The RNA shown here (Bacterial RNase P class A) has 347 nucleotides and comes from a Wenzhouxiangellaceae bacterium. Its mean pLDDT, the model's own confidence on a scale to 100, is 76.

RNA sequence: GGAGUCGGCCGAACAGUCGCUGCACCGCUGGUGUGGAGGAAAGUCCGGGCUUCACAGGGCAGGGUGCCAGGUAAUGCCUGGGAGGCGCGAGCCUACGGAAAGUGCCACAGAAAAUAUACCGCCAGCGGUUUUCGACUGCUGGUAAGGGUGAAAAGGUGCGGUAAGAGCGCACCGCGUCGCGGGUAACCGUCGGCGGCAUGGUAAACCCCACCCGAAGCAAGGCCAAAUAGGGAUGCAUUGGCGUGGCCCGCGUCGCAUCCGGGUAGGCCGCUCGAGGCGGUUGGUGACAGCCGUCCCAGAUGAAUGACUGUUCUCGACAAAACCCGGCUUACAGGCCGACUCCUUUU
Numbered sequence: 001g002g003a004g005u006c007g008g009c010c011g012a013a014c015a016g017u018c019g020c021u022g023c024a025c026c027g028c029u030g031g032u033g034u035g036g037a038g039g040a041a042a043g044u045c046c047g048g049g050c051u052u053c054a055c056a057g058g059g060c061a062g063g064g065u066g067c068c069a070g071g072u073a074a075u076g077c078c079u080g081g082g083a084g085g086c087g088c089g090a091g092c093c094u095a096c097g098g099a100a101a102g103u104g105c106c107a108c109a110g111a112a113a114a115u116a117u118a119c120c121g122c123c124a125g126c127g128g129u130u131u132u133c134g135a136c137u138g139c140u141g142g143u144a145a146g147g148g149u150g151a152a153a154a155g156g157u158g159c160g161g162u163a164a165g166a167g168c169g170c171a172c173c174g175c176g177u178c179g180c181g182g183g184u185a186a187c188c189g190u191c192g193g194c195g196g197c198a199u200g201g202u203a204a205a206c207c208c209c210a211c212c213c214g215a216a217g218c219a220a221g222g223c224c225a226a227a228u229a230g231g232g233a234u235g236c237a238u239u240g241g242c243g244u245g246g247c248c249c250g251c252g253u254c255g256c257a258u259c260c261g262g263g264u265a266g267g268c269c270g271c272u273c274g275a276g277g278c279g280g281u282u283g284g285u286g287a288c289a290g291c292c293g294u295c296c297c298a299g300a301u302g303a304a305u306g307a308c309u310g311u312u313c314u315c316g317a318c319a320a321a322a323c324c325c326g327g328c329u330u331a332c333a334g335g336c337c338g339a340c341u342c343c344u345u346u347u
Stems, first nucleotide, its partner, number of pairs: 001343010012312007020036007038318001042329002045327005050217004062213005067081005082096001083094004097208002102206002104202003119147002121143010155173006174197001175195005180189003221269004231260006240254005276295008313316001
């Protein structure tokens, strides 16, 4: 100098004028002071708080998660570790339990896609043709070394062995399993024994195993409470009207007064002080936790956070709260910082 990896941060700045809105105060039709969007406020995909309903306990169904340990209020998140894969490397990626419980599927090609099998080939035997050797060819049998197909073909290499071959035998590698050692565990071992090798892949296919899950959501839910209409109770009035097919009794209904409760409009609470931010310190590899100090930082409900002017610059992206919080994912002009890796050059 170039190319990269990982982590973190900023998201035009300043001033003036006029507005909008929460709160506080005052001399209250107003005025003054003060606060007023984000790293994702987004998607609403997970996990919790909170609220109402349901609920003895257990099971079925349904859904989710899926290497191990830890963190946490909790998680499908995060941290650390293991295994596998990618990269020269810093580093990155992984739904990573079970295919020896059962079922299903595996296009094309190929002999065969899973109870193995045999197209070419190799070998043996018996024939045929030809000039006897040799070559060609038919049938039967052995074989799976070699060729060929495929994304994938029943351990690999070598030696022995054999008619030709074959874990048929042996050595090494690989695999499985038992023991021992290390590790909390996943798992690992240049360790030892045993097994000739023992079963293709696919479970984000059904399924099996282990663990977890009650439902709905702030329009949750609670409180106060007009007008109008209607409801209930008590008392009064009954010589009344109407209905009960004509009459009597009875019953219902119509009146007045008082009281009560539900509920609509409307208002209030829930509502923002919180698993909170910042700084320090201690423990821990870390996620994180403890302690100390300090700060208060939108809370609307037709729903505010804007407009104009001036100066400057690198000329400005994605996008805007609506009960709250922890994550994940996605979007983002441009810029800054730190740690590390590889290549090249100079000293």
It matches the Rfam family "Bacterial RNase P class A". The family's RNA type in Rfam is ribozyme. Rfam links the family to the GO terms tRNA processing, ribonuclease P activity and dimeric ribonuclease P complex. The sequence is in RNAcentral, with records from ENA. NCBI's taxonomy places the organism under Bacteria, Pseudomonadota, Gammaproteobacteria, Chromatiales, Wenzhouxiangellaceae.